[in-house]
RNA sequence: AUACUGCUUCGGGGCAGGGUGCAAAUCCCUACCGGCGGUACAGUCCGCUAACCCGCGCGUUUUGUGCGGGCCGAUCCGGUGAGAUUCCGGAACCGACGGUGAGCGCGCUUUUAGGCGCGUAAGUCCGGAUGGAAGAAGAAAAUG
Numbered sequence: 001a002u003a004c005u006g007c008u009u010c011g012g013g014g015c016a017g018g019g020u021g022c023a024a025a026u027c028c029c030u031a032c033c034g035g036c037g038g039u040a041c042a043g044u045c046c047g048c049u050a051a052c053c054c055g056c057g058c059g060u061u062u063u064g065u066g067c068g069g070g071c072c073g074a075u076c077c078g079g080u081g082a083g084a085u086u087c088c089g090g091a092a093c094c095g096a097c098g099g100u101g102a103g104c105g106c107g108c109u110u111u112u113a114g115g116c117g118c119g120u121a122a123g124u125c126c127g128g129a130u131g132g133a134a135g136a137a138g139a140a141a142a143u144g
Base pairs, nucleotide, nucleotide: 001143002142007138008137009136010135017029018028019027031124032123033095034094035048036047037046038045043093044092052070053069054068055067056066057065058064075091076090077089078088079087097127098126099125103120104119105118106117107116108115109114
């Protein structure tokens, strides 16, 4: 100094205020949040990650695990500059799966008060997760 290998540590944030109501962190108004690598500093560009689905291998055949594939949201305008969808100014937009859910839709029933069933509905609540990953750092051994 260095690709690879194994090890250690680290590795995702957010409902505050108001309204309605018997009841809402779920509805409404407002508020708040922004993983990793790349690149002129990025939730919205390029690439990647957790979840979920499929295939194959391993396995203690329940769980799990490795590899491959699938799925996977959202930005514009102006300014500065050699260069920015990244900075500055302005205005927007987005958010896996399961649960809950007073809203919405449909169906059945009916004593017309309602009752029952189904579908759908949370970025911020609960859960898988005291997990795991993209990766970051460290210290080794090895090689030169």